Predicted 3D model of a 72-nucleotide RNA (transfer RNA) from a Candidatus Magasanikiibacteriota bacterium. Rfam family: tRNA. Rfam classes the family as a transfer RNA.
[in-house]
RNA sequence: UCGGGAGUAGCUCAGCGGCAGAGCAGCACGCUGUUAACGUGACGGUCGUGGGUUCGAUCCCCACCUCCCGAG
Numbered sequence: 001u002c003g004g005g006a007g008u009a010g011c012u013c014a015g016c017g018g019c020a021g022a023g024c025a026g027c028a029c030g031c032u033g034u035u036a037a038c039g040u041g042a043c044g045g046u047c048g049u050g051g052g053u054u055c056g057a058u059c060c061c062c063a064c065c066u067c068c069c070g071a072g
Stems, first nucleotide, its partner, number of pairs: 001071007010024004018055001027041004048064005
């Protein structure tokens, strides 16, 4: 320098045009003599950044940033 992949909740990951979700962690409550386990509930997001397309973008297009793999 070129090619490919990844970036979404504190962590691990779904979601691939039409209201952003799960598990774990943390919090509250229940259960228990207590803890753990288990159950219930609530909370938690500028969807890497900036543009574009579209009635509508996490999703499609372009540029850029970070990380990983490969080629030279």

Background:
The sequence was found in a public genome assembly.